[in-house]
RNA sequence: AAAGCGGACCGGGUGAUCGCGGACGAUAAAACGUUCGAGGAAAGUCCGAGCUCCCCAGAGCAGGGUGCUGGGUAACACCCAGUGGGGGUGACCCCAAGGAAAGUGCCACAGAAAAUAUACCGCCUUCGCCGCUGCGGAGGUAAGGGUGAAAAGGUGAGGUAAGAGCUCACCAGCAUCGCCGGUGACGGCGGUGGCUUGGUAAACCCCGCCCGGAGAAAGACCAAAUAGAAGAGGAGAAGUUGCUCGCUUCGUUCGACUCUCGGGUAGGUCGCUAGAGGCCGUCGGUAACGGCGGUCCCAGAUAAAUGAUCACCGCCUCCCGGUACUCGGGAGGAACAGGACUCGGCUUACAGGUCGGCUUUACCG
Numbered sequence: 001a002a003a004g005c006g007g008a009c010c011g012g013g014u015g016a017u018c019g020c021g022g023a024c025g026a027u028a029a030a031a032c033g034u035u036c037g038a039g040g041a042a043a044g045u046c047c048g049a050g051c052u053c054c055c056c057a058g059a060g061c062a063g064g065g066u067g068c069u070g071g072g073u074a075a076c077a078c079c080c081a082g083u084g085g086g087g088g089u090g091a092c093c094c095c096a097a098g099g100a101a102a103g104u105g106c107c108a109c110a111g112a113a114a115a116u117a118u119a120c121c122g123c124c125u126u127c128g129c130c131g132c133u134g135c136g137g138a139g140g141u142a143a144g145g146g147u148g149a150a151a152a153g154g155u156g157a158g159g160u161a162a163g164a165g166c167u168c169a170c171c172a173g174c175a176u177c178g179c180c181g182g183u184g185a186c187g188g189c190g191g192u193g194g195c196u197u198g199g200u201a202a203a204c205c206c207c208g209c210c211c212g213g214a215g216a217a218a219g220a221c222c223a224a225a226u227a228g229a230a231g232a233g234g235a236g237a238a239g240u241u242g243c244u245c246g247c248u249u250c251g252u253u254c255g256a257c258u259c260u261c262g263g264g265u266a267g268g269u270c271g272c273u274a275g276a277g278g279c280c281g282u283c284g285g286u287a288a289c290g291g292c293g294g295u296c297c298c299a300g301a302u303a304a305a306u307g308a309u310c311a312c313c314g315c316c317u318c319c320c321g322g323u324a325c326u327c328g329g330g331a332g333g334a335a336c337a338g339g340a341c342u343c344g345g346c347u348u349a350c351a352g353g354u355c356g357g358c359u360u361u362a363c364c365g
Stems, first nucleotide, its partner, number of pairs: 001361005007355004012313007020037006039336001043347002046345005051215004058245004063211005068082005083097001084095004098206002103204002105200003120145002122141008153171006172196001174193008219270004228261001230260004236250005277296008315333007
């Protein structure tokens, strides 16, 4: 210098005028004054919690989630540090990573055969015909060819009619045992065994662990309203968990509940924002994170406020002029988006820009 890898962060600033929502002050009430007023994702609502209610959530079935190890956390499917596997020269990136010798299913096309192995060409033995190199039958074989994403361990030697784990050596893999290292996942070394077992579980399934439901329209309260001796049906209805049981409440002459007709109210307060809170320092920890100390208060609207205009400055693009210091003038541009109970994550969107770290290659000293 070029090409890359990975991380942290910003997301215009200041002022004036007008306007909007909350709180406080003032006031009889206003006008008015002071102060606060969206985001890194407020988003998707995909996970995990807090909080609230359901008669504490009991049993069985069904269903859902999750799946290497250790740690963090209120918790998690998140985060950190590792292990194993895969990719990259590398920085680094990716993985839903229990079980395929419990069972079932599936494996397109091609191919003899896609899993109880099998045989198209080939190789070998033998029989018959024909006759001089062929044809047909029976049998053996899986070394070679061919098909495929994948072909029943690989290489070599022996062996054989030809061959073959048929036998042997080495290697790979599986099962098993021991020693060493590690908290552990696992890693290293060595021994033994039968010679060998295809892939697929974000296919069914099996195994381990976890899961009660509904959400702020949760829920609590105040106020307002009332016309049902109406009509029809009616022995069950409602809640609790999707179903069954169980449980609770109401009801079966005091008629629950459903439908029809008719009538009334439909306003407000709380929940609501001080919190697993932000920032700074320090200590512990590789880290995620935690302890302690200090400091700060940072939206609470309800049909829903957080806006508009102008000026200057900063950034980017284009044009013109001057010129070699990067100067002057003009025009234009600036993303994704936006609270609605609150947090922790994940994912997705994002114009432009800033600052560290690291890798590879080339060149120079």
Description: Bacterial RNase P class A from a Candidatus Krumholzibacteriota bacterium, 365 nucleotides, folded computationally. Model confidence (mean pLDDT): 78 of 100. NCBI's taxonomy places the organism under Bacteria, Candidatus Krumholzibacteriota. Its Rfam family is "Bacterial RNase P class A". It is annotated as a ribozyme.